[in-house]
Context: one part of a larger RNA
RNA sequence: CCGUGGUUAAGGAAUUAGGCAAAUUAGUCCUGUAACUUCGGGAGAAAGGACACCCUCAGCAAUGAGGGUCGCAGAGAAUAGGUCUAGGCGACUGUUUAACAAAAACACAGGGCUAUGCAAAAUCGCAAGAUGAAGUAUAUGGCCUGACACCUGCCCGGUGCUGGAAGGUUAAAGAAGGGGGUCAGCAGCAAUGCGAAGCUCUCGACUGAAGCCCCAGUAAACGGCGGCCGUAACAAUAACGGUCCUAAGGUAGCGAAAUUCCUUGUCGGGUAAGUUCCGACCUGCACGGAUGGUGUAACGAUCUAGACGCUGUCUCAACCACGAGCCCG
Numbered sequence: 001c002c003g004u005g006g007u008u009a010a011g012g013a014a015u016u017a018g019g020c021a022a023a024u025u026a027g028u029c030c031u032g033u034a035a036c037u038u039c040g041g042g043a044g045a046a047a048g049g050a051c052a053c054c055c056u057c058a059g060c061a062a063u064g065a066g067g068g069u070c071g072c073a074g075a076g077a078a079u080a081g082g083u084c085u086a087g088g089c090g091a092c093u094g095u096u097u098a099a100c101a102a103a104a105a106c107a108c109a110g111g112g113c114u115a116u117g118c119a120a121a122a123u124c125g126c127a128a129g130a131u132g133a134a135g136u137a138u139a140u141g142g143c144c145u146g147a148c149a150c151c152u153g154c155c156c157g158g159u160g161c162u163g164g165a166a167g168g169u170u171a172a173a174g175a176a177g178g179g180g181g182u183c184a185g186c187a188g189c190a191a192u193g194c195g196a197a198g199c200u201c202u203c204g205a206c207u208g209a210a211g212c213c214c215c216a217g218u219a220a221a222c223g224g225c226g227g228c229c230g231u232a233a234c235a236a237u238a239a240c241g242g243u244c245c246u247a248a249g250g251u252a253g254c255g256a257a258a259u260u261c262c263u264u265g266u267c268g269g270g271u272a273a274g275u276u277c278c279g280a281c282c283u284g285c286a287c288g289g290a291u292g293g294u295g296u297a298a299c300g301a302u303c304u305a306g307a308c309g310c311u312g313u314c315u316c317a318a319c320c321a322c323g324a325g326c327c328c329g
Stems, first nucleotide, its partner, number of pairs: 002323007010315002014313001019310001027051005036041001038147001052069007070074001082308007089300002094106002110145007122131003148295004153225003158222002160218005167213003173207002177203006185194003226244005253287001254284001265281005
């Protein structure tokens, strides 16, 4: 000097990104217990008191009542909750990155859409076959949301899906017909020309399904949900009007938010002093309704802010024990 324990005057978070770490609390019985609430909870809320031993009395006893004794201390050691307030997120118990992340992520009960009538859909396999299921729509698969309460607005133009079938387009296939090659034959003195059948190469009117174009439906399907100008008897603002565009122009609710750039927005609260926090405002760069919206008791080794208690976290360090290093032998 380091590590692990222990104690500490006065102060008590001044430390620090942050009370990280440590300390406080702790058992049993009695009293008592708020907001809020889904009436179950919250709750061991909080806040207080008692606890040993001896004698007497009551009692079968456990135990209780009264009196007394000792210590700083009676759950005498050890084991053994710190508490409260407000907010964000997620309802909850649960699950997860074996070995840097336990969470607001995943799951969840509940809600919805969709497919599937059984040789089911879906999945694995070349197949046989198997799972689904020794099940049968109160079932099974897929997708989304995520208890509960109040709700879930407008848009079907695009993409997707479902339905439709009149018209357009259209493959293989079929095919009327046409063209070429070859050559029995015919013509010709010859060169050569013409050329049936067959074989073969090729063009091809026309017929021809689904799909696509087309017509509808569908958003708890993928998704989307405007701009400019003017206007009220101070000023400001604009219930109101005009105009352009759109499939439709963001409704309810919430809002500087896990979302706000400007921004430490402005006002209020808390502090002596507050970029964080809480309550408001709304000018929402760029919230918003199952990619759920807004609330919410209970719950959380969650995140944020505050308070009480408590403390070597600190002012500011000291000492002790054990261990390691180091020095000497």
RNAcentral holds the full RNA, with entries from SILVA. The part of an RNA shown here (large-subunit ribosomal RNA, domain IV) has 329 nucleotides and comes from a metagenome. Rfam family: Bacterial large subunit ribosomal RNA. Rfam links the family to the GO terms ribosome and structural constituent of ribosome.